[in-house]
RNA sequence: GCUACAAGCCAGGCUAUCGAUCCAAUUUUUCAUUGGGUAGGAAAGUCCGGACAGCACAGAGCAAUGCACCGGUGAAGAGCCGGGUCUCGCCUCAGGCGAGAACAGACAGUGCCACAGAAAAUAACUGCCUCCGGGUAAGGGUGAAAACGUAGGGUAAGAGCCUACGGCUGUUGAUGGUAACAUCAAUAGCGGGUAAACCUUGCAUGCUGAAAUGCCACAUAUAGUACCGUUUGAGGACGGCUCGUCCAAGCCUGCCUUACGGCAGACAGGGUACAGGGUAGGCAGAUUGAUCCCGGCAGGUAACUGCCGGGACAGAUAAAUGAUAGCCUCCCGAUAAUAUCGGGAACAGAAUCCGGCUUACAGGCUUGUAGCUUUU
Numbered sequence: 001g002c003u004a005c006a007a008g009c010c011a012g013g014c015u016a017u018c019g020a021u022c023c024a025a026u027u028u029u030u031c032a033u034u035g036g037g038u039a040g041g042a043a044a045g046u047c048c049g050g051a052c053a054g055c056a057c058a059g060a061g062c063a064a065u066g067c068a069c070c071g072g073u074g075a076a077g078a079g080c081c082g083g084g085u086c087u088c089g090c091c092u093c094a095g096g097c098g099a100g101a102a103c104a105g106a107c108a109g110u111g112c113c114a115c116a117g118a119a120a121a122u123a124a125c126u127g128c129c130u131c132c133g134g135g136u137a138a139g140g141g142u143g144a145a146a147a148c149g150u151a152g153g154g155u156a157a158g159a160g161c162c163u164a165c166g167g168c169u170g171u172u173g174a175u176g177g178u179a180a181c182a183u184c185a186a187u188a189g190c191g192g193g194u195a196a197a198c199c200u201u202g203c204a205u206g207c208u209g210a211a212a213u214g215c216c217a218c219a220u221a222u223a224g225u226a227c228c229g230u231u232u233g234a235g236g237a238c239g240g241c242u243c244g245u246c247c248a249a250g251c252c253u254g255c256c257u258u259a260c261g262g263c264a265g266a267c268a269g270g271g272u273a274c275a276g277g278g279u280a281g282g283c284a285g286a287u288u289g290a291u292c293c294c295g296g297c298a299g300g301u302a303a304c305u306g307c308c309g310g311g312a313c314a315g316a317u318a319a320a321u322g323a324u325a326g327c328c329u330c331c332c333g334a335u336a337a338u339a340u341c342g343g344g345a346a347c348a349g350a351a352u353c354c355g356g357c358u359u360a361c362a363g364g365c366u367u368g369u370a371g372c373u374u375u376u
Base pairs, nucleotide, nucleotide: 001372002371003370004369005368006367007366008365009364010363012328013327014326015325016324017323018322020038021037022036023035024034025033026032040347044358045357047356048355049354050353051352052209053208054207055206059243060242061241062240064205065204066203067202068201069083070082071081072080073079084103085101086100087099088098089097090096091095104200105199109198110197111194112193113192125140126139127136128135129134148166149165150164151163152162153161167190168189169188170187171186172185173184174183175182176181213284214283215282216281222275224274225273226272227271228270230268235247236246237245250267252265253264254263255262256261291312292311293310294309295308296307297306298305299304329345330344331343332342333341334340
């Protein structure tokens, strides 16, 4: 210097004219004039968490859903940071670098492990031994996996049957660490796998969603049907169920009854379901915050935290944030060429707001890793 990969940042700038929209001031408060502002790093996906609003209060349990190593951070999160364990890849090879994990429990229980094989756990196809009654599981075969591995002893032949050294799991102790864990020692055992199978354990969780929701104006018809009920309670009260608690609409007359209470009538008024009618206008929510950016100091491995200083802030409601021209920046091509000419600049548009995750992205810049090349 080039290439590849990874992470981060930028994502065009200036001027003029005209246009749209919001705010402020002036104004004749319609209009008009002046000044200022106007789409992102992802605004996308709607995946996670919240703020906020509604359901009178939101109590208990079940169900349901989600999470699951340790510590830190944070409003919280299935996020982020650091560490541990396991797995995988590469290399200068037992050390380093990078990536991933849906990383609690298989000794609570129930399932499943195709095909092949005798058998996938209550083993006997081939085999070995035999006193021919039987014994056996070392060797072979099948398989992803077949009763822990190697060596020796022992045996009729064999087998953890015994011994030594190992492997794995559990328990206990010591050392180090906040911890997960690591190392060492002792001891008891020895078919595995699978919980992204059901399940168990622990922790957490109301639901809906800005077209939420609140208010005002206008207009109208509960004129209807069916059923239930009026304090002896119909029905209703955050998504499902149960319990608790709470809300909830009536008086009169007559008859019967010892009473409680029952029947009938008249006038009111409650609820559920079906069917139907009016309205579609306006205001708020609505953008000053767990906000963002720059610089500095302190703490921390880091994520991040605290303090100081400076700066910034679209608000529409069918939806504005633009068009034209010129110059500049970057990239590509032509050209001997700084000149000149031509072309190009990605992914993509707010809709209540915020913190994350995932996905898309031309070109440029910075840092790191690896490789190649070259000169000094």
The RNA shown here (Bacterial RNase P class A) has 376 nucleotides and comes from a Bacteroidota bacterium. Of the family's consensus pairs, 94% are formed in the model. Its mean pLDDT, the model's own confidence on a scale to 100, is 76. Its Rfam family is "Bacterial RNase P class A". Gene Ontology terms of the family: tRNA processing, dimeric ribonuclease P complex and ribonuclease P activity. By type it is a ribozyme.